[in-house]
């Protein structure tokens, strides 16, 4: 250097849930709390899940007297990453 995580040891982060802040919304943020994690660290590029027509600009289809109000797709924009891929870092032990 490249494996693996049985069993230890140092730490580490931390769900749900509750506070109080924030966001149109999904959610974020800070404290509690610990369900769980060997990458549960980062990233956010591919699937995906969720939110939205609030802002900025759109199309189709339903409906309809209608370029109205609606509902429904696509797109557009956002948000998770403790859902799985890809990248990129690292503790500790074993052999």
């Nucleotide at each position: 250097g490249a494996g693996u995580g049985a069993a230890a040891a140092a730490g580490g982060c931390a769900a749900a849930c509750c506070a109080c802040c924030u966001g149109a919304g999904a959610g974020g943020g800070u404290g509690g709390g610990a369900c769980g994690c060997a990458a549960a660290g980062c990233c956010g590029a591919g699937g995906g899940a969720c939110c939205u027509u609030a802002a900025c600009a759109g199309g189709g289809a339903c409906g309809g007297a209608a370029c109205a109000u609606g509902u429904u797709c696509c797109a557009g924009g956002g948000u998770c990453a403790g859902c799985c891929u890809a990248g990129c870092u690292g503790c500790c032990a074993c052999a």
Molecule: c-di-GMP-I riboswitch aptamer
Organism: Nitrospira sp.